c-di-GMP-I riboswitch aptamer from Guptibacillus spartinae, 91 nucleotides, folded computationally.
RNA sequence: UAUAGAGAAGGGCAAACUUAUUGAAAAAUAAGGGCGCAAAGACAUGGGUCGUCGAUUCUAUUCUGUGAAUACCGAUCGCCAGUCUACAAUG
Numbered sequence: 001u002a003u004a005g006a007g008a009a010g011g012g013c014a015a016a017c018u019u020a021u022u023g024a025a026a027a028a029u030a031a032g033g034g035c036g037c038a039a040a041g042a043c044a045u046g047g048g049u050c051g052u053c054g055a056u057u058c059u060a061u062u063c064u065g066u067g068a069a070u071a072c073c074g075a076u077c078g079c080c081a082g083u084c085u086a087c088a089a090u091g
Base pairs, nucleotide, nucleotide: 012037013036017032018031019030020029021028022027035078041084042083043082045081046080047079048076049075050074051073055070056069057068058067
């Protein structure tokens, strides 16, 4: 320096769910709560998944309303990959 990570010490994060708030929604934030995690730290870069207020097109309808597609936009890093960073002891 690189790779791997059995055991230990100090610890760390925090699923579902509940409450409050924000949002059209997916979801996010805070508090409680712990399912789990050796990167469950950071980054939407590639893929996947989720959302559709508004816009356009088609359809049904013909006063309204339904459904689908497209473009844009948004969400998810505890879905996978990638990039960057990282505690401790041992080999």